A computed fold for an 84-nucleotide RNA from a Candidatus Omnitrophota bacterium, annotated as transfer RNA.
Model confidence (mean pLDDT): 82 of 100.
RNAcentral records the identical sequence in 6 taxa.
Lineage of the source: Bacteria > Pseudomonadati > Candidatus Omnitrophota.
The RNAcentral record of the sequence draws on ENA.

RNA sequence: GCUGGAGUGGUGGAACUGGUAUACACGCCGGUCUCAAAAACCGGUGGCGUCACAGCCGCAAGGGUUCGAAUCCCUUCUCCAGCA
Repeated sequence: GCUGGAGUGGUGGAACUGGUAUACACGCCGGUCUCAAAAACCGGUGGCGUCACAGCCGCAAGGGUUCGAAUCCCUUCUCCAGCA
């Protein structure tokens, strides 16, 4: 240099054919239990915003296509593998 794969909450990791982003697990927070803890069980848990709703933003970065994009297309960045 060329080709292929990957990038999603705090972490791992789903999201099927473009149609509710973050299911599930871990972690974390609160509770039950205990003398106290661990384990177990119950509830909650992306950000901004609101008294609470609403609303807005968010899938590596930017742009495009589309009524609608994590998903399709282009450029770039990072990581992995192969070829030269």